[in-house]
Context: one part of a larger RNA
RNA sequence: CGCAAGAGAUUUGAGGGGUUCAUUUUCUAGUACGAGAGGACCGAAAAUGACGAACCUCUGGUGUUCCGGUUGUCACGUCAGUGGCACCGCCGGGUAGCUAAGUUCGGAAUAGAUAAGCGCUGAAGGCAUCUAAGCGCCAAGCUACUCCCAAGAUAAGAUCUCUAUAAAGGAUCCUGGUAGACCACCAGGUUGAUAGGCUGGAUGUGUAAGCGUAGUGAUGCGCUCAGCUAACCAGUACUAAUGAUCCGUUAGG
Numbered sequence: 001c002g003c004a005a006g007a008g009a010u011u012u013g014a015g016g017g018g019u020u021c022a023u024u025u026u027c028u029a030g031u032a033c034g035a036g037a038g039g040a041c042c043g044a045a046a047a048u049g050a051c052g053a054a055c056c057u058c059u060g061g062u063g064u065u066c067c068g069g070u071u072g073u074c075a076c077g078u079c080a081g082u083g084g085c086a087c088c089g090c091c092g093g094g095u096a097g098c099u100a101a102g103u104u105c106g107g108a109a110u111a112g113a114u115a116a117g118c119g120c121u122g123a124a125g126g127c128a129u130c131u132a133a134g135c136g137c138c139a140a141g142c143u144a145c146u147c148c149c150a151a152g153a154u155a156a157g158a159u160c161u162c163u164a165u166a167a168a169g170g171a172u173c174c175u176g177g178u179a180g181a182c183c184a185c186c187a188g189g190u191u192g193a194u195a196g197g198c199u200g201g202a203u204g205u206g207u208a209a210g211c212g213u214a215g216u217g218a219u220g221c222g223c224u225c226a227g228c229u230a231a232c233c234a235g236u237a238c239u240a241a242u243g244a245u246c247c248g249u250u251a252g253g
Base pairs, nucleotide, nucleotide: 001152005163006162007161008160009159010158011157015149016148017147018146021049022048023047024046025045026044027043033038051106052105053104054103055102059100060099061098062097066093067092068091069090070089071086072085073084074083075082076081110144111143112142117137118136119135120134169247170246171245172244173189174188175187176186177185194240195239196238197236198235199234200233201232204228205227210223211222212221213220214219
């Protein structure tokens, strides 16, 4: 821009894409078969591998925004307590998120038309012949079924609802994230829990500082499963989403 008024939702599916895997064990059955050695078809069940998708409850990884330990040095006048720098100084753990080695699921079944192949009936050609007319069976392959995209499918589809114009509706702007390079998308904008803060919780770390006490002291013990705690879960308008503006108007072509 189009889809011949504008708009908000919900859809159909022409068409396109993805997937399509394999193995082992057990039963049937040591049966059929075979002198024996050996050893099935058909059918049933249970597992596994690789591959793929989604996810983070569990197991882990990461987690330079959380907690702790510790070395050297500098600073805060000193002690104590802290902070800076040294690869995050080094080390031990670790929330959210992301993630695999973790978890769950998938390739099932079925139908149709077939290939090679196997047949029925059957002439030309009194026989024979799966084929000439006609009718069957049959593959991991084909078409459906299954999953995803999908009306620019210009053949532009369908349904519901709103708007008789300062309209319905949309956007700018702002708070943000389940989204994201930007844009877009999504959640919100006081008739509000969108983000921050605060409160409570969870989680993590591991028993803070200070004081007391025991010891010459390093240090231990008590108050103390303390103190602190990111991205997590709730609650709460304290702060910020102000005020407003713009687009959109011809039931005709």